A computed fold for a 349-nucleotide part of an RNA from a metagenome, annotated as small-subunit ribosomal RNA, central domain. The full RNA is in RNAcentral, with records from SILVA. Model confidence (mean pLDDT): 89 of 100. Its Rfam family is "Bacterial small subunit ribosomal RNA".

Context: one part of a larger RNA
């Protein structure tokens, strides 16, 4: 190097766009780089192999042959790969049309609830727990009514449902904007797939500057519990949670399942678009796309997966190679920092 693997045993990159590279639809012609065939030259000797011979045998030695699987030149072949030229429409894209959607950004508006303030009514408790206490309350709390303020989140609808590449997205309205599906089959004519580097996006926590701060709540304080209780429970409570801008770049970032294409029984739901039918409906049947359940073949160590594959094949990328040491040290890169990323060895079982 080949060979084996990656749902749960070690192993799919957090996700996308895309450069180099790798791979790539149909037809015709041509070239002959790869490929195949013939020829010529070369491929030192020794060694290896075969045969024969020489030392009494063998090792060893000698002679002859074969081989040296390679390289160069040359003559041809043209199926396949490749180059060039012309064409095609099944891949891919464009156009047109009516629909679906918590996709993204900005602005505006609303109601419920919590809290606080102010005023009214009203009086001795409230709160909290397994039970209590800290705590609040005669300076009038809790309860209740009206008003005011402010922040955050948007009950019901809500679903195995929808959208997004992933992270993720849920009140209403308006504006701006991305993508997908379906239908028409008009246009382009292989424009494709994958993707090392690269670039971008990336929950929560955390960081910087400036705002904001209702509720919740690391830290912290107190009360309990307990042998102790640096906890679980309770009363408080600051960062933070929220906004703008800039960083951080990690997650059980999970379907623990990379992307793309083709093929391989069904049945039952559900979402979107379209077609057909009639009895014209809250209808039936069919097509395409999504999302679930169940289940053959097949796969699997089993569990399970099973047209949304973990089946059967193809292309490309990433990754794994006993446990610990260790995702650590050192060095590099990035970062304000926290740290992230890349990533060993000794030793040990």
């Nucleotide at each position: 190097c080949u060979g084996g693997g990656c749902g749960u045993a070690a192993a799919g990159g957090a996700c996308g766009c895309g450069u180099a590279g790798g791979c790539g639809g149909g037809u015709u012609g041509u070239c002959a780089a790869g490929u195949c065939a013939g020829g010529u030259g070369u491929g030192a000797a020794a060694u290896c192999c075969u045969a024969u011979g020489g030392c009494u045998c063998a090792a060893c030695c000698a002679u002859a042959g074969a081989a040296c699987u390679g390289c160069a030149c040359u003559u041809g072949a043209a199926a396949c790969u490749g180059g060039c030229a012309a064409c095609c429409u099944a891949g891919a894209g464009u156009a047109u049309g009516g629909g679906a959607g918590g996709g993204g950004g900005a602005g505006a508006u609303g109601g419920a609830a919590u809290u606080a303030g102010c005023g009214g009514u009203g009086u001795a408790g409230g709160g909290g727990u397994a039970a209590a206490a800290u705590c609040c309350g005669u300076a009038g709390a809790u309860a209740u009514c009206a008003c005011u303020a402010g922040g955050a989140a948007u009950a019901c609808c809500g679903a195995a449902a929808g959208c997004g590449a992933a992270g993720g997205c849920g009140a209403u309205c308006u504006c701006c904007u991305g993508g997908a599906a379906c239908a028409u089959u008009a246009c382009u004519g292989a424009c494709g797939c994958u993707a090392a580097g690269g670039c971008g996006u990336g929950a929560a926590a955390g960081c910087g500057u400036g705002g904001g701060g209702a509720g919740c709540a690391a830290a912290c304080a107190g009360g309990a519990u307990u042998a102790g209780a640096u906890a679980c429970c309770c009363u408080g409570g600051u960062a933070g949670u929220c906004c703008a801008c800039g960083c951080c770049c990690u997650a059980a970032a999970c379907g623990a399942u990379g992307u793309u294409c083709a093929c391989u029984a069904g049945u039952c739901g559900u979402c979107g678009c379209c077609c057909u039918g009639c009895u014209a409906g809250u209808c039936a049947g069919g097509g395409c796309g999504g999302u679930g359940a169940u289940g053959c073949a097949c796969u699997u160590a089993a569990c399970a997966g099973a047209u949304u594959a973990a089946g059967u094949g193809a292309a490309c990328c990433g990754c794994c190679u006993g446990g610990g040491g260790a995702g650590u040290a050192c060095g590099g890169u990035c970062g304000c920092a926290a740290g992230a990323u890349u990533a060993a060895a000794a030793c040990u079982c």